[in-house]
RNA sequence: GCCUCUGUAGCUCAGUGGUAGAGCGUCUGCAUGGUAAGCAGAAGGUCGCGAGUUCGAUCCUCGCCGGGGGCU
Numbered sequence: 001g002c003c004u005c006u007g008u009a010g011c012u013c014a015g016u017g018g019u020a021g022a023g024c025g026u027c028u029g030c031a032u033g034g035u036a037a038g039c040a041g042a043a044g045g046u047c048g049c050g051a052g053u054u055c056g057a058u059c060c061u062c063g064c065c066g067g068g069g070g071c072u
Base pairs, nucleotide, nucleotide: 001071002070003069004068005067006066007065010024011023012022013021018055026042027041028040029039030038048064049063050062051061052060
C1' cells in the first nucleotide's frame, strides 16, 4: 500500500429500512434476626465521525477515524 471483518448501555453482544433490546453489572424496594442468593422495579444510548440515498437510516452507499485478521 491492497483485501476483508468489526465499532450499539459500564462490560459481553443481539437487532439489518419504521421513534433500540438481552445477559452481567449499578441503584431502589420486597424478603431475612442480619448478609449473600432469590423476587419485583428503575436508571443508564448524539447506535465511532461526516456526507449521500430515502417520506423515514443503527441498518443501504461514499469518505474519514479506531480495532482484529490476511496478502505484498
Molecule: transfer RNA
Organism: Candidatus Micrarchaeota archaeon